[in-house]
RNA sequence: GCUCCCUUAGCUCAAUUGGCAGAGCAAGCGACUCUUAAUCGCUAGGUUGAUGGUUCAAGUCCAUCAGGGAGCA
Numbered sequence: 001g002c003u004c005c006c007u008u009a010g011c012u013c014a015a016u017u018g019g020c021a022g023a024g025c026a027a028g029c030g031a032c033u034c035u036u037a038a039u040c041g042c043u044a045g046g047u048u049g050a051u052g053g054u055u056c057a058a059g060u061c062c063a064u065c066a067g068g069g070a071g072c073a
Stems, first nucleotide, its partner, number of pairs: 001072007010025004019056001027043005049065005
């Protein structure tokens, strides 16, 4: 330098090929317990990497950029 893949909650990952953004762990609160741990319940937490475009509607499609990874040279 060329090609391909990934980027979604603090972390690990879903979202059924465009139709209300979710789960587990972690966090906070509560139940249980003499206390802690474990277990159970509830709550909060997101400009879906950035900027544009297409569309009635974009995490999903298109373009450029940024970061990470793999292959080739």